The part of an RNA shown here (large-subunit ribosomal RNA, domain VI) has 266 nucleotides and comes from a Polyangia bacterium.
Context: one part of a larger RNA
RNA sequence: CGCAGGAGACUUGAGAGGAGCUAACCUUAGUACGAGAGGACCGGGUUGGACUGACCUCUAGUGUUCCGGUUGUGGCACCAGCCGCAUCGCCGGGUAGCUACGUCGGGAAUGGAUAACCGCUGAAAGCAUCUAAGCGGGAAGCCAACCUCAAGAUUAGGUCUCCCAGGUCGUAAGACCCUAAAGGCCCCUUGUAGACCACAAGGUAAUAGGCUGGGUGUGGAAGCGUAGUAAUACGUGGAGCUGACCAGUACUAAUCGGCCGUGCGG
Numbered sequence: 001c002g003c004a005g006g007a008g009a010c011u012u013g014a015g016a017g018g019a020g021c022u023a024a025c026c027u028u029a030g031u032a033c034g035a036g037a038g039g040a041c042c043g044g045g046u047u048g049g050a051c052u053g054a055c056c057u058c059u060a061g062u063g064u065u066c067c068g069g070u071u072g073u074g075g076c077a078c079c080a081g082c083c084g085c086a087u088c089g090c091c092g093g094g095u096a097g098c099u100a101c102g103u104c105g106g107g108a109a110u111g112g113a114u115a116a117c118c119g120c121u122g123a124a125a126g127c128a129u130c131u132a133a134g135c136g137g138g139a140a141g142c143c144a145a146c147c148u149c150a151a152g153a154u155u156a157g158g159u160c161u162c163c164c165a166g167g168u169c170g171u172a173a174g175a176c177c178c179u180a181a182a183g184g185c186c187c188c189u190u191g192u193a194g195a196c197c198a199c200a201a202g203g204u205a206a207u208a209g210g211c212u213g214g215g216u217g218u219g220g221a222a223g224c225g226u227a228g229u230a231a232u233a234c235g236u237g238g239a240g241c242u243g244a245c246c247a248g249u250a251c252u253a254a255u256c257g258g259c260c261g262u263g264c265g266g
Base pairs, nucleotide, nucleotide: 001152005163006162007161008160009159010158011157015149016148017147018146021049022048023047024046025045026044027043033038051106052105053104054103055102059100060099061098062097066093067092068091069090070089071086072085073084074083075082076081110144111143112142117137118136119135120134164265166177167176168175169174178263183260184259185258186257187203188202189201190200191199207253208252209251210249211248212247213246214245217241218240223236224235225234226233227232
């Protein structure tokens, strides 16, 4: 921009893409078959491999915004307690998130039309013949079925709901006045989204921050007391601190506003 008014939802599915793998074992059954050796079709079940989708409860990894230990050095006058730098200084753990080595799922079943091939009926050609008329069976393949996208499918589809019902002049085109809907956007707070855009949650409300409570992690804070010459230990005390997690709460910030979109529709 189009889809012959504008708008908000929900859809149909022309069409397109994805997927499509495979093994072993148990059973049927040591059955059919076979002199024996050997050894099935068909059918039922179990467990895997590779590939693939989603997810983070478990296991594991990361986790330079969490906690702790510790070396050297500098600083806060000193002690104590902290902070800077040294690869996050090094080391031990670790929430959310993101991950796989983790968890769950997938290939199927089914129907239709067929290939090679196997047939029925059957003439030409009194026989024969699956074929000439006619009718069946038959593949991991084809078309559906499963998953995803999808009306720019210009053949532009469908359903529901919402919105707009002025005047003057003019032959008309149009000019001026009045009017400005439904809805959308700008802008702002953000994340389940994301390169940007878009999408999604919000803009007086729980959207973000803060605060409060909880969870999780770390692992026993500082100060003081006691014991010890001291290093240190114990008590106060599952202490103190705690990012991203879960809630609650308007304290702070989403203020105030602006723009587009018209008047019933070739």
Rfam family: Bacterial large subunit ribosomal RNA. Its mean pLDDT, the model's own confidence on a scale to 100, is 90. The RNAcentral record of the full RNA draws on ENA.